[in-house]
C1' cells in the first nucleotide's frame, strides 16, 4: 500500500506523545419498541368485538442448525447436514479444501413509524483450481 468485515472518518482532553486511555460528532452495524397487518383462542355470525394465560420455556448476536449413532449418557463422542468460507472489479457454474463454534438476556421480545438501546473487537498479505 492494500484485503476480510458493520468494525470506519473527524475533534478534544490526559499520558514519556507516531501508541493507549477517556469524552463529543458523522458514519455503519444489531437489539428493543405503537397503529395497521400477521399468528392463535373465544363469541357473534357476517368480515366485527374480546383475549393472547398456563406447561415442555423463549428469545438475541453469529455461517455455526438439524438429524442418526455411541457412551463410565450431568454431559460428552463420531458420522452426516441447513448453512459460511476459500480475499485484490462484480457474479454465476463445475471440481477440491476448510469450518459448521462460542456467548448473552434473563422467564420478556411477531412485524413495527416516534422514540430507546448496543456495538465499531480482531485477522490477514492468501496456500484453491477451472470456466462462463
Nucleotide at each position: 500500500c492494500g484485503c476480510c468485515u458493520a468494525a470506519u472518518c473527524c475533534c478534544c482532553g490526559c499520558c514519556c506523545g507516531u501508541g493507549g486511555c477517556g469524552g463529543g460528532g458523522a458514519g455503519c452495524g444489531g437489539g428493543g419498541g405503537a397503529u395497521c397487518c400477521a399468528c392463535c383462542c373465544g363469541c357473534a355470525g357476517a368480515u366485527g368485538c374480546g383475549g393472547g394465560c398456563u406447561c415442555c420455556g423463549g428469545g438475541g448476536u453469529g455461517a455455526a442448525u438439524c438429524u442418526c449413532g455411541c457412551c463410565a449418557c450431568a454431559g460428552g463422542c463420531g458420522a452426516g447436514u441447513a448453512g459460511g468460507c476459500c480475499a485484490a472489479c462484480u457474479c454465476c457454474u463445475u471440481c477440491g479444501g476448510c469450518c459448521g463454534a462460542a456467548c448473552c438476556c434473563g422467564u420478556c421480545a411477531g412485524c413495527u413509524a416516534a422514540c430507546c438501546u448496543c456495538g465499531c473487537a480482531g485477522g490477514c498479505g492468501u496456500a484453491g483450481a477451472a470456466g462462463g